Small-subunit ribosomal RNA, 5' domain from an uncultured bacterium, 522 nucleotides, folded computationally. The full RNA is in RNAcentral, with records from ENA, Greengenes and SILVA.

[in-house]
Context: one part of a larger RNA
RNA sequence: GAUGAACGCUAGCGAUAGGCUUAACACAUGCAAGUCGAGGGGCAUCAGGGACUUCGGUCCGCUGGCGACCGGCGCACGGGUGCGUAACGCGUAUGCAACUUGCCCUACAGAGGGGGAUAACCCGUUGAAAGACGGACUAAGACCGCGUACACUCAGAUUAUGGCAUCAUGGACUGAGGAAACGAGAGAUCGCUGUAGGAUAGGCAUGCGUCCCAUUAGCUAGUUGGUGAGGUAACGGCUCACCAAGGCGACGAUGGGUAGGGGAACUGAGAGGUUGAACCCCCACACUGGUACUGAGACACGGACCAGACUCCUACGGGAGGCAGCAGUGAGGAAUAUUGGUCAAUGGGCGAGAGCCUGAACCAGCCAAGUCGCGUGAAGGAAGAAGGUUCUAUGGAUUGUAAACUUCUUUUAUAGGGGAAUAAUGGUGAGUACGUGUACUCAAUUGAAUGUACCCUAUGAAUAAGCAUCGGCUAACUCCGUGCCAGCAGCCGCGGUAAUACGGAGGACGCGAGCGUUAUCC
Numbered sequence: 001g002a003u004g005a006a007c008g009c010u011a012g013c014g015a016u017a018g019g020c021u022u023a024a025c026a027c028a029u030g031c032a033a034g035u036c037g038a039g040g041g042g043c044a045u046c047a048g049g050g051a052c053u054u055c056g057g058u059c060c061g062c063u064g065g066c067g068a069c070c071g072g073c074g075c076a077c078g079g080g081u082g083c084g085u086a087a088c089g090c091g092u093a094u095g096c097a098a099c100u101u102g103c104c105c106u107a108c109a110g111a112g113g114g115g116g117a118u119a120a121c122c123c124g125u126u127g128a129a130a131g132a133c134g135g136a137c138u139a140a141g142a143c144c145g146c147g148u149a150c151a152c153u154c155a156g157a158u159u160a161u162g163g164c165a166u167c168a169u170g171g172a173c174u175g176a177g178g179a180a181a182c183g184a185g186a187g188a189u190c191g192c193u194g195u196a197g198g199a200u201a202g203g204c205a206u207g208c209g210u211c212c213c214a215u216u217a218g219c220u221a222g223u224u225g226g227u228g229a230g231g232u233a234a235c236g237g238c239u240c241a242c243c244a245a246g247g248c249g250a251c252g253a254u255g256g257g258u259a260g261g262g263g264a265a266c267u268g269a270g271a272g273g274u275u276g277a278a279c280c281c282c283c284a285c286a287c288u289g290g291u292a293c294u295g296a297g298a299c300a301c302g303g304a305c306c307a308g309a310c311u312c313c314u315a316c317g318g319g320a321g322g323c324a325g326c327a328g329u330g331a332g333g334a335a336u337a338u339u340g341g342u343c344a345a346u347g348g349g350c351g352a353g354a355g356c357c358u359g360a361a362c363c364a365g366c367c368a369a370g371u372c373g374c375g376u377g378a379a380g381g382a383a384g385a386a387g388g389u390u391c392u393a394u395g396g397a398u399u400g401u402a403a404a405c406u407u408c409u410u411u412u413a414u415a416g417g418g419g420a421a422u423a424a425u426g427g428u429g430a431g432u433a434c435g436u437g438u439a440c441u442c443a444a445u446u447g448a449a450u451g452u453a454c455c456c457u458a459u460g461a462a463u464a465a466g467c468a469u470c471g472g473c474u475a476a477c478u479c480c481g482u483g484c485c486a487g488c489a490g491c492c493g494c495g496g497u498a499a500u501a502c503g504g505a506g507g508a509c510g511c512g513a514g515c516g517u518u519a520u521c522c
Stems, first nucleotide, its partner, number of pairs: 001521003005518005012374005018367002020332001025330003029327003034073003039070002042066002046064003049060004080285003089210008099202002104198007112146001114144002122135005152177005158171005211257003218248003223245008260282004264275004287308005310321004338364001340363003346360001347358004377408004387399005413459006422449001426445001428443007466511002469508002471492003477506005487494002
C1' cells in the first nucleotide's frame, strides 16, 4: 500500500460498486418455462346469445373464449456453484482433402393421389394413494404406403483440371434409392419438402505454454503399431478378430499431494512475487454412482430409468422427493442481507398479432463492508473573562480568538409547494403514396422505481465528532497515584519512592464519520 474481511469504541447525509471466503451440509413454504384455438377433435369452467320452463331451473359449442387431451416450437438459452479435473481442461497459434448446424438470409425446384390408427370424451375393472388396465367412438400441419424429382445418396464405367500423401473439384452416361401440409372469409401473407451457398453455433486433431515432492525411478497387454470389420456427424484401439512386439521415461515417465483455467486484480522503479471475490470468455457439475431415450443440439439443474444414502406418506401391499435458481430456515462459523415491487425499459421463449410467461433484468429494502462527495458553520471579537492545569506562586504560563458578545449564511435538517428524464415502439384512429397490404406522417395511449431525483419558499446555528497515540524507531510533555506490585509491549525494552514507557488528569500530535486491533499478500 491492499482486502468479498472480522473484532472494539464511535456514528449526520448522499452517490456508486459490493455482501456464506466455513458444510458441493440438510432443507418447511412460495415463486423461478412456458406458449400457440390462425394445426386438431372438442366443451370441464366463465361471459354473451337462443330454445323450453312448473319461474326453482333445464337444454343448445351458436359466439367470445378455453381446463384437460392430441400436435408444433421452446424447455440444451437464461440463472447457480467450483465438487471433480495437472487434462488438448484452459491460453495462444494452426489444420479438418475427416465433420454437424433447428430458427435466420440468398438462389433454384416442388407440394399429385390415398390409407390405417390413437388420446381426449363415454362405459367399466382395480388400488388407501400414486396410479394402472380393459371395451367402444373420433380428428389433425400426428403417423404410414403409393406416384413424381434435381444440383442429393450409393454402385459402375469414362473424361478434364488441380493439389498436400491418402486424394480434391467439375462435366456428360447407366442403374438403384429417397420428399411434402395445409390454415385464414378471398388475396397479400405465414407455414411445408428437396438441393446448393452463406451466417451463426459447435465437434475433432496438432505445435507451444500451464503448481509442489526424486525422502515417488522405473511404468505399460488394448498396452504400441499393422490388416480387416463394426461404430460415429466425423478421424481414431473408439470397440472387436487376427498378426507383430512394441510404446513412455533423469529434457523427470509412473506415483503421491494440491488446484477449475484465462482476461485480469494487488504490490513493486522495474524484473518479479501473490491472488483468480465482483465483471467478461471457456470448462466441469446439478443428492451420490451409472445408463440411455427424445431431439438440430443433452447423455439433459426445476426430463426418464436403475442402484445407493437420506427425508416424508401409507390401509404395510406400496408410493413421493432432490434450492450448487430467487427469497427464506436449521446447522457450521469470527463472519455475509428481504419468504419485497414490476415486466415500464433491455433481453429471452411462444404467437400473424393483441398478448401471455420471464426471482433473467430493472428497481426498492438491510449492512460504515469499500470508494468518492458534502456537512457538523463563517467573519469579527482581549476584560487575553471565569473555571481547569501548571510554575521559581501578592505574580506568571497554558487551555485561547477558544468562549461570551456582534454581524452573516442556510449546504444539511424540518415544514409547505412545484416536479422530471428514462418512451422508442407496438396496437388503435385519421391522412398521404403504388396495389383493400406495405411504407411514411399526425393524434390520443403505455413508468415498477415515484410524487423519487431535482427546483422554489419559510424557520432558525438551528439536527450532526469521534478514535488512537505522545521513551526511541515516530509527529506529540507535564503533574498526581503506584513502587519489579498493578501493569505495558511491534522490536529495543519500561516498573524495585522523584516513571515524559504502568493508571488518571491537563495539554499536545495524527487521522476524521470514522479510528484502532487482528488476520493475509506484496

Its mean pLDDT, the model's own confidence on a scale to 100, is 83. Its Rfam family is "Bacterial small subunit ribosomal RNA".